[in-house]
RNA sequence: CCACCAUCCAGAGCGGCCGAGAGACCUGGCUCGUCGACGCCGCAGCAACCGCCCCGCCCGGGGAAGGGUGCUCACGCCAGGACCGAUGGAGG
Numbered sequence: 001c002c003a004c005c006a007u008c009c010a011g012a013g014c015g016g017c018c019g020a021g022a023g024a025c026c027u028g029g030c031u032c033g034u035c036g037a038c039g040c041c042g043c044a045g046c047a048a049c050c051g052c053c054c055c056g057c058c059c060g061g062g063g064a065a066g067g068g069u070g071c072u073c074a075c076g077c078c079a080g081g082a083c084c085g086a087u088g089g090a091g092g
Stems, first nucleotide, its partner, number of pairs: 001092002004089005013043005021032003025081005044072003049068002052063004076084001
């Protein structure tokens, strides 16, 4: 990068650095932002996809822990759109 499967209305923030836009893209709204957003780093936290244990195995279900990921304004912010996007898993 390609195609596949699952999930996306629950949950969880402080500090430091930076400095103007940010909330993926388009249109329209709305929200956040010099009282410092977004981003990066550190720490903390949330959750439980994979992994682990059990129900003999698959399926399905249950459990502990936190190893590999992920996440921590607003339902993926909302509506419409499109070869939509994000995360995890397994494959090429």